[in-house]
Context: one part of a larger RNA
């Protein structure tokens, strides 16, 4: 100087407390361990692995296993020799890769000597490796933590390691600001600048909108651009104003005006560093290793196994509910190898015909919870839907291992969950649907969107984590 303390002081955080909803019990989904297996590819491992890499394993992907094949190779460059255009079609054998046969084709320039491009054959340099090492590395990432810290120059003090500044009194979300001060300044962080949301002015009105005038079943059409909305440019919030407190400061509290008030809400943004943290399987890369195989191609299988254990979710156990009928109101997005109106067929998944849209124009697109009415009457039930059977549909060469959906039948556990434990402070939790990416097909996951919409917060004694000062130390 640090680190540590079941030392002290001060401060902060959904850390506790106060509340709400969960998890832990059930069924299913999904990931992991274990076990099994020819293989169940590999990585991730307290917090900081476990709906994680994977924004989507039937083949492919695919790295694993079995079997069948290839050896200058599936891919790149160079060189030597030879042959010929290459490509393409058909047939036979085969699980296919591939092998054989056959048909077709006969490039460009030329001084006719030859040269060039491409392909094949043979040879050589080499290719190739998701093989090892993340404890050789770059790059990227997690975490402490959006915590308020981490440092430097000059000066001063100290023999020196170092100290000071950065401590102190206040204040703040903040090393934020003020005052004091052997310090004076500065840098990386904080804040602001960026995006979005909340208000408004103006410009512009089509594909958007409709107050007035016509018109229609309908903003449908004429007309209009007031309004809504869209998207450009501005305005607006700064403790600016008033009062009280404060040290006349920084600032705190209350008030006015205001759409918004003291960082308005949300996001992006992550200092010096810590964990030899993670990744050689995104990529790049040193060294080591393989080279008729640890490379390459193919078929089938596996990654989907199942006594069990754990994590994360979904659905429930019901009456604030289930079922049936009627009826209302969104936003974000996506669409041509696409989204599909409408009509018809089907109980339905869906099919057939057909229409519009490269989209503020057409479609996905009826939002659901809600509201109104009817019924069920506390039961393993008209709760709950697992499981299983049958019959169908869709995608796709192909749904057996191993997809999704529909109908009928079947109707399991489950009556609110031990010890313990998680999230959340407001348009939040809870609850309700909708969209998107990935994608041929395949979400209860993920990323977004809107609808309905709470309770509680006395407070900082305690638990956890963190910051500043101080103290002790046989630790570095």
């Nucleotide at each position: 100087u640090g680190a540590c303390g079941g030392g002290g002081a001060c401060c902060c955080a959904c850390a506790c407390a106060a509340g709400c909803a969960g998890c832990g019990g059930a069924g299913c989904a999904u990931g992991u361990g274990g076990u099994u297996u020819a293989a169940u590819u590999c990585g991730a491992a307290g917090a900081u692995a476990c709906g994680c890499g994977a924004a989507g394993a039937a083949c492919c992907u695919u790295a694993c296993c079995a079997g069948g094949a290839c050896u200058u190779g599936a891919c790149a460059u160079a060189c030597u020799a030879g042959u010929g255009a290459c490509c393409g079609g058909u047939g036979u054998a085969g699980a296919g890769a591939u092998a054989c046969a056959u048909c077709u084709u006969u490039c460009c320039c030329u001084u006719c000597g030859g040269g060039g491009a491409c392909a094949c054959u043979a040879a050589u340099a080499c290719a190739g490796g998701u093989g090892g090492u993340g404890c050789a590395u770059g790059g990227u990432u997690g975490u402490c933590g959006u915590c308020a810290g981490c440092u430097c120059g000059u000066g001063u003090c100290g023999u020196g390691a170092g100290a000071u500044g950065u401590u102190g009194g206040g204040u703040u979300a903040a090393g934020u600001c003020c005052c004091g001060u052997a310090a004076c300044g500065a840098g990386c962080g904080c804040a602001a600048c960026c995006c979005u949301u909340a208000u408004u002015u103006u410009u512009a009105g089509u594909u958007g909108c409709u107050a007035c005038c016509a018109u229609u079943a309908a903003g449908u059409u004429g007309a209009g651009c007031a309004c809504u909305c869209u998207a450009g440019a501005g305005a607006g919030a700064c403790u600016g104003c008033c009062g009280u407190c404060g040290a006349u400061a920084a600032g705190a509290c209350g008030g006015a005006g205001g759409a918004a008030g003291g960082c308005g809400g949300g996001g992006a943004u992550g200092a010096c560093g810590u964990c030899a943290a993670a990744u050689c399987a995104u990529c790049a890369u040193g060294c080591c290793c393989c080279u008729u195989a640890u490379g390459u191609c193919c078929u089938g299988g596996g990654c989907u196994a199942c006594a069990c254990a754990c994590g994360u979710g979904c659905u429930a156990c019901a009456a604030u509910g289930g079922u049936c009928a009627g009826u209302a109101c969104a936003a974000c997005g996506g669409g041509c190898a696409g989204c599909u109106a409408c009509a018809c067929a089907g109980c339905g998944a869906u099919g057939u015909g057909a229409u519009g849209c490269u989209a503020a124009u057409c479609c996905c697109u009826u939002a659901a919870a809600g509201c109104u009415g009817a019924u069920c009457u506390c039961a393993g039930u008209u709760c709950g839907g697992a499981u299983u059977g049958u019959a169908g549909g869709c995608u796709g060469c192909a749904a057996c291992u191993c997809g999704c959906c529909u109908a009928c039948a079947u109707g399991a556990a489950g009556u609110c969950g031990g010890a313990g434990u998680u999230g959340c402070u407001a348009g939040u939790a809870a609850u309700u649907g909708c969209g998107g990416g990935u994608c041929a097909g395949a979400a209860c996951a993920c990323c977004g969107c809107a609808g309905u919409g709470a309770a509680u917060g006395c407070g900082u004694u305690c638990c956890u984590g963190g910051g500043u000062c101080u103290u002790g130390u046989a630790c570095a």
Model confidence (mean pLDDT): 84 of 100. The part of an RNA shown here (small-subunit ribosomal RNA, 3' major domain) has 476 nucleotides and comes from an uncultured anaerobic bacterium. The RNAcentral record of the full RNA draws on Greengenes. Rfam family: Bacterial small subunit ribosomal RNA. Rfam links the family to the GO terms structural constituent of ribosome and ribosome.